[in-house]
Molecule: c-di-AMP riboswitch aptamer (ydaO/yuaA leader)
Organism: bacterium
RNA sequence: AAUCCGCCGUGGCCAAGCCACCGCGGAGCGGGGGAACCAGAGGGGCGGCGUCGAAAGCCGUCCCCGGGGCGAAUCGGACCCACUGGUCCGUAGCGCCGCUCUUUCGGCGCGAGCCCGACAGCUAACCCCGCAGGCCCGAGAAAGAGCGAAG
Numbered sequence: 001a002a003u004c005c006g007c008c009g010u011g012g013c014c015a016a017g018c019c020a021c022c023g024c025g026g027a028g029c030g031g032g033g034g035a036a037c038c039a040g041a042g043g044g045g046c047g048g049c050g051u052c053g054a055a056a057g058c059c060g061u062c063c064c065c066g067g068g069g070c071g072a073a074u075c076g077g078a079c080c081c082a083c084u085g086g087u088c089c090g091u092a093g094c095g096c097c098g099c100u101c102u103u104u105c106g107g108c109g110c111g112a113g114c115c116c117g118a119c120a121g122c123u124a125a126c127c128c129c130g131c132a133g134g135c136c137c138g139a140g141a142a143a144g145a146g147c148g149a150a151g
Stems, first nucleotide, its partner, number of pairs: 003027005009021005028131006038121001042064008066119001067116004075090006093110005099146007
C1' cells in the first nucleotide's frame, strides 16, 4: 500500500444472474535492492608536526564500536541484575473517540515484534517482494467544508 479488472474452479440461492472463497493473469499502488553526479566517511589513548607556550588542524600508531530493512514503536531515567536480561516511569512518534474530511479542545490506548547476515547513502536503466489476517469495543465537544436520505 490493504485497491480495481479479467479468467478458471468450488460453494450458496431452482435457474438466469449475483455473491463468497481458493488459484492464475493484468492494471494501479506500497516497500526493498540497485550507476553516474552529488553527499558522507565514528569515538578514545599515546607520540610527532604545528605554537613562545597552548589550541585548532595534519600525520603516525594502538584500542573500542558492526551495519542495515519493515514498522508509530525511538530516546532517556530509576531499580533488580550480570544476561547482554527483567520490571517500572517518562518520551519522539502513532492510533481511536462512527456519515466523511480538516482544525482546535478534551478523553483513552499503543509506544511491539520480526527479518537480512558482514552487505545496502542518494540513485536512471534494471531486479525482488507485498496489496493479508485476527480479536475486542460501541464511540465527547466546537468550528469549517462536503456527502446521503426524507419532506